The RNA shown here (c-di-AMP riboswitch aptamer (ydaO/yuaA leader)) has 147 nucleotides and comes from a Clostridiaceae bacterium. The coordinates come from a structure-prediction model, not an experiment, and the mean pLDDT is 81.

[in-house]
């Protein structure tokens, strides 16, 4: 000096996931704030299964490995199913007092219900969690505070 890893530090940042209050805790009430079911009218069409939650689909590479079926002379070819790789995509997020945009960085999962829920007033019934942060660059505009 470079490059990598870890700790502090904790303004901050995804998300519905905050904050009261009783208890020594466990754990229990409520709660900002969310999510589901559930008429008439409507509107739709169920093995081609079907729904939620969520930004998280979709499409290509006749990708790549493994059983399993059929097929070949031949691991030869095709089909299914697991589990994985890449490039992109609908969509989404940070961009640091606060709003829009922008540079530039990301994500583009996972999980449930179980043959069945369209929308739905009145009513019902659930959730309030989990995880990450040391450089924060600009343009407008708005506001507060000094002077």
């Nucleotide at each position: 000096u470079g490059c990598g890893a870890a700790a502090u530090a904790a303004a901050g940042c995804c998300g519905a996931a905050u904050c009261u209050c009783c208890a020594a805790a466990a754990g229990g009430a409520g709660u900002a704030c969310g999510g589901g079911g559930g008429a008439c009218u409507u509107a739709a069409u169920u093995u081609u299964g079907g729904g939620g939650u969520g930004a998280a689909u979709c499409u290509c590479c006749u990708g790549u490995a493994c059983a399993g079926a059929a097929u070949u002379a031949a691991u030869u070819u095709u089909c299914u199913g697991u589990a994985u790789g890449g490039a992109g995509u609908a969509g989404g997020g940070u961009g640091a007092c606060c709003c829009u945009c922008u540079a530039a960085c990301c994500c583009g999962a996972a999980c449930c219900c179980g043959g069945c829920a369209a929308c739905u007033a009145a009513c019902c019934c659930c959730g309030a969690a989990g995880g990450c942060a040391a450089a924060a660059g600009g343009a407008g505009g708005u506001a507060a505070u000094a002077a």

Annotation
Rfam family: c-di-AMP riboswitch aptamer (ydaO/yuaA leader). Rfam's curators write: This family represents a conserved RNA structure found upstream of the ydaO and yuaA genes in Bacillus subtilis and related genes in other bacteria. Of the family's consensus pairs, 91% are formed in the model.